[in-house]
Bacterial RNase P class A from a Gemmatimonadota bacterium, 363 nucleotides, folded computationally. Of the family's consensus pairs, 95% are formed in the model. It matches the Rfam family "Bacterial RNase P class A". Gene Ontology terms of the family: ribonuclease P activity, dimeric ribonuclease P complex and tRNA processing. The family's RNA type in Rfam is ribozyme. Rfam's curators write: Ribonuclease P (RNase P) is a ubiquitous endoribonuclease, found in archaea, bacteria and eukarya as well as chloroplasts and mitochondria. Lineage of the source: Bacteria > Pseudomonadati > Gemmatimonadota. The RNAcentral record of the sequence draws on ENA. The coordinates come from a structure-prediction model, not an experiment, and the mean pLDDT is 78.
């Protein structure tokens, strides 16, 4: 100085001014509400709603079938398909990533194009042995060594043997698989040794193991409760209007179905509460490789309701860019905005800083 790899951390800070939303309070108001002060007011992802939980409500005796889910080892956790540390395989010189990572030797199934042949093997070309006759072809049989196809073709080198060949035999390598030993808490590693076992790939194809698996959500529930119109029950011969009475008149009822009053009751509208002290935050101390997790101070911090959370200015503090070194100027942006909560995952998206790697170049 290039190129990479992992991880932290911040989302400007004070103050003034005037705005908004919620709480308490204080004065005004008959009240609706106005003013005063005080106190709080968005995140790293508040987002997707992917996955685990808490809360409520319904449903459940118990066991099977049927579906989902996950799917390497140990740990963490309320819990998970989440973290952590780890084994193996794969990419990468490397720092590092990334794996739905059980079982293809329990049975089905599929394997495009290409090639004879894609899995109870299989002869296109050559090789080798027979027979044939028109002597360079025909045809019966070995043979996966050799050639060609192909993502993939029944271990590889050599040697021996054979008519030609072939784990057919042997010697060395790779692989499975068994036994043994040692280390690891384990997945799994190292070393011996035995056995020609050599067995294609495909389970995010059926399917076989083992683990686990009710359902709907805060529009969940709860509780308080109008008007009008249904429902029960009780009294009941009257009620009502026509400006206040009286007459008088309308109008509705006058006994199985009754107008009118009361009373209870269940349901909408509204209202209240779930609803902010929680698997909490901050900070220091211990155990742990780590994720976590214990103890001790200390804090209280948005709540709703179609929904507030902003806007200037003036110091500072960070970056830029110009300079006559006195200064000036410009920018903090970018993705984005709680609604029942928590703990993960993804996605979006602006800058700073840190450690490792790896190439070159200079001393």
């Nucleotide at each position: 100085g290039g190129g990479g790899a992992g991880g932290u951390c911040c989302a400007g800070a004070u103050g003034g001014u005037c705005g908004c939303g919620g709480c308490g309070u204080c004065g005004g108001g008959a009240a609706a509400c106005c003013g005063g002060c005080g106190u709080c007011g968005a995140g790293g992802a508040a987002a997707g709603u992917c996955c685990g939980a808490g809360c409520u409500c319904c449903a459940c005796a118990g066991g099977g079938c049927a579906g989902g889910g996950u799917g390497c080892u140990g740990g963490c956790u309320a819990a998970c398909g989440g973290c952590c540390a780890g084994u193996c395989g794969c990419g990468g010189c490397a720092a590092c990533g990334c794996g739905a990572a059980g079982g293809a030797a329990a049975g089905u199934g599929c394997c495009a194009c290409a090639g004879a042949a894609a899995a109870c093997a299989g002869c296109c070309c050559g090789c080798c042995c027979g027979g044939g006759c028109u002597u360079g072809c025909c045809u019966g049989g070995g043979u996966a060594a050799g050639g060609g196809u192909g993502a993939a073709a029944c271990g590889g080198u050599g040697a021996g043997g054979u008519a030609a060949g072939a784990g057919c035999u042997c010697a060395c390598c790779a692989g499975c698989g068994g036994c043994g030993u040692c280390g690891g808490u384990g997945a799994c590693g190292g070393c011996g040794u035995c056995g020609g076992c050599u067995c294609g790939g495909u389970a995010a194809a059926c399917c076989c193991c083992a683990c686990u698996c009710g359902g709907a959500g805060c529009a969940a529930g709860a509780c308080c409760a109008a008007a009008u119109a249904g429902g029960g029950g009780a009294a009941g011969a009257g009620a009502g209007g026509c400006g206040g009475c009286c007459c008088g008149u309308c109008u509705c009822a006058c006994u199985u179905g009754g107008a009118u009053u009361c009373c209870c009751g269940g349901g909408u509208a509204g209202g209240u509460u779930g609803c902010a002290c929680g698997a909490g935050g901050u900070u220091c101390g211990g155990a742990g490789c780590a994720a976590u997790c214990c103890g001790g101070a200390u804090c209280c911090c948005a709540g709703a309701g179609a929904a507030a959370u902003g806007a200037c200015c003036a110091u500072c503090c960070g970056g830029g860019c110009c300079u006559u070194c006195g200064g000036g100027c410009c920018c903090g942006a970018a993705c984005a905005g709680a609604a029942c909560u928590c703990g993960g995952c993804u996605u979006a998206c602006g800058g700073a800083c840190c450690u490792c790697c790896u190439c070159u170049c200079u001393c």